[in-house]
RNA sequence: AACCGAUAACGGCAAACCCGUCGAAAGACGGCGACGCAAAGCUAUGGACCUACCGCUGCGGAGACGCAGCCACGGCAGCCAAGCCACCGAA
Numbered sequence: 001a002a003c004c005g006a007u008a009a010c011g012g013c014a015a016a017c018c019c020g021u022c023g024a025a026a027g028a029c030g031g032c033g034a035c036g037c038a039a040a041g042c043u044a045u046g047g048a049c050c051u052a053c054c055g056c057u058g059c060g061g062a063g064a065c066g067c068a069g070c071c072a073c074g075g076c077a078g079c080c081a082a083g084c085c086a087c088c089g090a091a
Stems, first nucleotide, its partner, number of pairs: 004089002012037002018031005035078001041084003045081003049075002055070006
């Protein structure tokens, strides 16, 4: 230094539920709270997954519009890869 990761040390993060705000939704942020996490730190580049306001197509309708399908330009880093960065040191 790399790999690795302990009933170690100093510390860290915070799932679900509930409340508030934003959003069409998925979801995000804040509070509360700890299921868990050795990268549960950062980045949506590839895949998976979630959502479908707008748009397109079809059907119905005089129309307004309704329903169905498709669509990421929206999400998700606590799904898997990839990239970047980092604390500690038993075996």
The RNA shown here (c-di-GMP-I riboswitch aptamer) has 91 nucleotides and comes from Anaerolineales bacterium UBA2395. It matches the Rfam family "c-di-GMP-I riboswitch aptamer". Gene Ontology term of the family: cyclic-di-GMP binding. The organism belongs to Anaerolineales, within Bacteria. Model confidence (mean pLDDT): 90 of 100.